The RNA shown here (transfer RNA) has 73 nucleotides and comes from a Bacteroidota bacterium. The RNAcentral record of the sequence draws on ENA. The organism belongs to Bacteroidota, within Bacteria. Rfam family: tRNA. It is annotated as a transfer RNA. Model confidence (mean pLDDT): 82 of 100.
RNA sequence: GGGCCGUUAGCAUAAUGGUUAGUGCAACGAACUCAUAAUUCGUCGGUUGCUGGUUCAAGUCCAGCACGGCCCA
Numbered sequence: 001g002g003g004c005c006g007u008u009a010g011c012a013u014a015a016u017g018g019u020u021a022g023u024g025c026a027a028c029g030a031a032c033u034c035a036u037a038a039u040u041c042g043u044c045g046g047u048u049g050c051u052g053g054u055u056c057a058a059g060u061c062c063a064g065c066a067c068g069g070c071c072c073a
Base pairs, nucleotide, nucleotide: 001072002071003070004069005068006067007066010025011024012023013022018056027043028042029041030040031039049065050064051063052062053061
């Protein structure tokens, strides 16, 4: 220098272009317990990497950029 893949909550991960972007763990609160853990219930937490484009509508499609991984030279 070239090619491919990835980037979504603190962490891991889902989402056919169309309902308020879900789930688990973590955190917080409550129940339970003499108490803790476990368990159950609830709550909180997201500028979907950035900037544009297409579209009535974009996490999803397109372009550029950034970062990470793999391969080729």